[in-house]
RNA sequence: GCGGAGGGCCGGAUGGCCGCGCCCGUCCCUUCGUCGGGUUGGGUGAGGAAAGUCCGGACUCCACAAGGCGACGGUGCCGGGUAACGCCCGGCCGGGGAAACCCGAGGGAAAGCGCCACAGAAAUCAGACCGCCCCGGACAUGGUUCCGGGGUAAGGGUGAAACGGUGGGGUAAGAGCCCACCGCGGGACGGGCAACCGGACCGGCACGGCAAGCCCCACCGGGAGCAAUGCCGAAUAGGGACCGCAAGACGGGCCGCCUUGGCCCCGCGGUCCGGGUUGGCAGCAAGAGCCCGCCGGCAACGGCGGGCCCAGAGGAAUGGCCAUCGCCGGGGCGCAUGCGCCCCGGUACAGAAUCCGGCUUACAGGCCCUCCGCGCGA
Numbered sequence: 001g002c003g004g005a006g007g008g009c010c011g012g013a014u015g016g017c018c019g020c021g022c023c024c025g026u027c028c029c030u031u032c033g034u035c036g037g038g039u040u041g042g043g044u045g046a047g048g049a050a051a052g053u054c055c056g057g058a059c060u061c062c063a064c065a066a067g068g069c070g071a072c073g074g075u076g077c078c079g080g081g082u083a084a085c086g087c088c089c090g091g092c093c094g095g096g097g098a099a100a101c102c103c104g105a106g107g108g109a110a111a112g113c114g115c116c117a118c119a120g121a122a123a124u125c126a127g128a129c130c131g132c133c134c135c136g137g138a139c140a141u142g143g144u145u146c147c148g149g150g151g152u153a154a155g156g157g158u159g160a161a162a163c164g165g166u167g168g169g170g171u172a173a174g175a176g177c178c179c180a181c182c183g184c185g186g187g188a189c190g191g192g193c194a195a196c197c198g199g200a201c202c203g204g205c206a207c208g209g210c211a212a213g214c215c216c217c218a219c220c221g222g223g224a225g226c227a228a229u230g231c232c233g234a235a236u237a238g239g240g241a242c243c244g245c246a247a248g249a250c251g252g253g254c255c256g257c258c259u260u261g262g263c264c265c266c267g268c269g270g271u272c273c274g275g276g277u278u279g280g281c282a283g284c285a286a287g288a289g290c291c292c293g294c295c296g297g298c299a300a301c302g303g304c305g306g307g308c309c310c311a312g313a314g315g316a317a318u319g320g321c322c323a324u325c326g327c328c329g330g331g332g333c334g335c336a337u338g339c340g341c342c343c344c345g346g347u348a349c350a351g352a353a354u355c356c357g358g359c360u361u362a363c364a365g366g367c368c369c370u371c372c373g374c375g376c377g378a
Stems, first nucleotide, its partner, number of pairs: 001374010012325007020045006027038003047349001051360002054358005059225004072221005077091005092106001093104004107216002112214002114210003129156002131152008139143001164182006183205001184203003189198003229282004239273007251265005289308008326347010
């Protein structure tokens, strides 16, 4: 210098004019006083994702003795971190890469069921199309021929996958039929908290794949959500209690039924209670908080000390224009070829709504650190 891998961070600055929300004050209006309205001064006012609402919680209400079993949903190598997680860190195994490094729904297929398209002879109680070999027969006796019977699974061919691979022996041809090595299964023992790794020795080899089809095993899980929920609370309608008036007319109910009779309700007015719709207040901004330092830990993270206060609207403010500068891209000019000047264009994604921890997705442009490979120079 070129190419690549991993991680962290920033994501415009200054000024002017106009405008907005909230907080603290001044003055004015209104009011008995608050509340409220106006005026003016000061302070403060989005994010790394505020997003998707996909996981995990805090908080609130509802339901619920405890435990077990079942159903449903989720998670799924091991160890650790955490309030918790499907997140994060470290490791193991498998795959990719020359490497840095990256990817993996990564428990169980000897509990059971099911499936394995097409092609192919045969797809798991597997199978023989071509070929190879042996025997018999025909013709023409010995054959690049034909017919029949049998052996074989080496070779060809199909497929994602064909009952291990390579080499040797053996055989009519072959075959774990036998042997060596590799693979596979078991495995004393050793290492590791564990996943797992190594492995003397034994076994000719059995046991194909899919659990992201059902299933089995282990673990986890009540429901709804801030429009939760609590408080203050007019008016109308409806509910209840009491009092007064009216009426014992009509109607209804009860006294088992009928008749008679009895009791109660149905009306109007007033007072109070209860409920809580519009509205107001709380929830709601000091928190699993942010920054710095030290200590423990490989790390995620934890502990200690110091400092800081950092939006709180609620139909929802945080905006617009201009100027200068910065950054990036393109073009032109100048000279001493990497700097200066000029012109044009761009300056993203997006926007709090109870809060917090994650994941995922979007993003103009830029900065920093570590590592791998190649080339050149000393």
Predicted 3D model of a 378-nucleotide RNA (Bacterial RNase P class A) from Roseovarius sp. It matches the Rfam family "Bacterial RNase P class A". Rfam classes the family as a ribozyme. The sequence is in RNAcentral, with records from ENA. The model forms 95% of the base pairs in the Rfam consensus. Lineage of the source: Bacteria > Pseudomonadati > Pseudomonadota > Rhodobacterales > Roseovarius.